[in-house]
Molecule: transfer RNA
Organism: uncultured Pelagibacteraceae bacterium
RNA sequence: GCCCUCAUAGUUAAAUGGUAUAACAUGUCCAUGGUAAGGAUAAAUUUCAAGUUCGAUUCUUGAUGGGGGCACCA
Repeated sequence: GCCCUCAUAGUUAAAUGGUAUAACAUGUCCAUGGUAAGGAUAAAUUUCAAGUUCGAUUCUUGAUGGGGGCACCA
């Protein structure tokens, strides 16, 4: 330098061109003599930029970062 792959709540993962879901974690409540476990509920998220589209987390291009492969120079 080239190619492949990954990037989604605090964490781990899911999902789809129609406004994102679950578990754990966190807050509140219930419950208990109390704690843990348990139940209910709330908040929180698509790496960045551009393009296509009525609409992009999803498709296209580029960038950034992680991982892998190949090549070149010395």